Model confidence (mean pLDDT): 76 of 100. Two RNAs folded together computationally: RNase P RNA and transfer RNA, 450 nucleotides in total.

RNA sequence: AGAGUAAUCUGGACGGUCGCGGCAGGUUUUAUCUGUCGAGGAAAGUCCGGACUCCAUAGGGCACGGUGCUUCGUAACACGAAGGCGGGGCGACCCGACGGAAAGUGGAACAGAAAAUACACCGCCCAAGUAGUUAUCCUGAUGGAUAACUGCCAGCAAGGGUGAAAAGGUGCGGUAAGAGCGCACCAGCGUCGUGGUGACACGGCGGCUUGCUAAACCCCACCGGGAGCAAUUCCAAAUAGGGGAACUAUAGCGUGUGCCCGCGCUGUUCCCGGGUAGGAAGCAUGAGGUAUAGGGUGACCUAUAUCCAAAGAUGAAUGACCGUCUCGAAGGUUUCCCUUAGACAGAAUCCGGCUUACAGGAUUACUCUCAGA
RNA sequence: GUUCCCGUAGCUCAAUUGGAUAGAGCGCUUGGCUACGGACCAAGAGGCUGGGGGUUCAACUCCCUCCGGGAACGCCA
Numbered sequence: 001a002g003a004g005u006a007a008u009c010u011g012g013a014c015g016g017u018c019g020c021g022g023c024a025g026g027u028u029u030u031a032u033c034u035g036u037c038g039a040g041g042a043a044a045g046u047c048c049g050g051a052c053u054c055c056a057u058a059g060g061g062c063a064c065g066g067u068g069c070u071u072c073g074u075a076a077c078a079c080g081a082a083g084g085c086g087g088g089g090c091g092a093c094c095c096g097a098c099g100g101a102a103a104g105u106g107g108a109a110c111a112g113a114a115a116a117u118a119c120a121c122c123g124c125c126c127a128a129g130u131a132g133u134u135a136u137c138c139u140g141a142u143g144g145a146u147a148a149c150u151g152c153c154a155g156c157a158a159g160g161g162u163g164a165a166a167a168g169g170u171g172c173g174g175u176a177a178g179a180g181c182g183c184a185c186c187a188g189c190g191u192c193g194u195g196g197u198g199a200c201a202c203g204g205c206g207g208c209u210u211g212c213u214a215a216a217c218c219c220c221a222c223c224g225g226g227a228g229c230a231a232u233u234c235c236a237a238a239u240a241g242g243g244g245a246a247c248u249a250u251a252g253c254g255u256g257u258g259c260c261c262g263c264g265c266u267g268u269u270c271c272c273g274g275g276u277a278g279g280a281a282g283c284a285u286g287a288g289g290u291a292u293a294g295g296g297u298g299a300c301c302u303a304u305a306u307c308c309a310a311a312g313a314u315g316a317a318u319g320a321c322c323g324u325c326u327c328g329a330a331g332g333u334u335u336c337c338c339u340u341a342g343a344c345a346g347a348a349u350c351c352g353g354c355u356u357a358c359a360g361g362a363u364u365a366c367u368c369u370c371a372g373a
Numbered sequence: 374g375u376u377c378c379c380g381u382a383g384c385u386c387a388a389u390u391g392g393a394u395a396g397a398g399c400g401c402u403u404g405g406c407u408a409c410g411g412a413c414c415a416a417g418a419g420g421c422u423g424g425g426g427g428u429u430c431a432a433c434u435c436c437c438u439c440c441g442g443g444a445a446c447g448c449c450a
Stems, first nucleotide, its partner, number of pairs: 001369010012325007020038008040344001044355002047353005052228004064224005069083005084098001085096004099219002104217002106213002121160002123156002129152010168186006187209001189206007232281004242272006251266005288307008327342001329340004374446007383399004392430001401417005423439005
């Protein structure tokens, strides 16, 4: 100098004019004035975990759902830290839903002989058995023996071929031909020893092999009662409707074949509670921030001091314009001036995470290559 | 705000428990028939199954994450 890796911060500043919402105070009577405060690192997606509230609940289990290498951290987590194992990168470093397939059930289309109870199409081999042919030998003859060849039966899984996958891999021995059949090394499994809290690592021994799929059912370990601030609680109009009491005479309707009486409804007045609109609480001091000291490899924890009126809207405020500067970029001019555009996005009970979006700028640590000393 | 559901040709729908080329009707294009048009007959095009990633030998289907669309829930009767 170039190319990268990891982590963190920032997301223009100041002033003016007009405007919006909350709170406090004044003027004064419903408006105005003054003061003060007024979005984010993700406020987003609502993907996880909690606080909080109501409902349910003796205890435990089943079912259902979730998590899934180990040990820690935390209020809790699917989050974080440190480590193990596997994979990628020359490296700094990055990625991993990473328990169990030797408990059971299921699945693997097409192709292929055979797809998990392995199998035999081409091929290899005729050692054993059996049938036959030929040759030689023995016998007087029937017949017998030996050798070679052919067929059948039998043997093999090395090679070919199919497939995503063919039942450990390579080499040597062995054999009729072959094969963990035997041996050496490697992979895997079991077991013992040592080290480690543990995942696991290293070493010895053993019989030689028990494939893939659990983001298929399932098994094992751990976790989870349900609903959600439109939760929940309080105050409380108008109209309609509900309950109770009183009233009075006539009337109407119902009950009754009809009439009287009685009962009920329609009426008036008063009282009561539920509940809607509306208002208030929940709702801004919290698993809070900052600094120092201590503990821990670290996430984080402990102690002390200090700071906090100052988003809390609800048909839902947080905006617009101008001026001076600033930052890097692009363009014009040509060395200091001008012009242009300035990311993603926006609270709705609150926290801890994850994921996704993001113009640009700054800082720290580290790696590789090239050049020079 | 909270809780859920859906996404396949231009449109409306299929696709068995994961198995291969993703089908059907309407529509579209071309040719035939007709004086012309419709109907009819024959042939054809049109899909990376909303985007991306993962599991698996294999994904429309299973899992994760984004995008788009839709529904329900306030109090009384």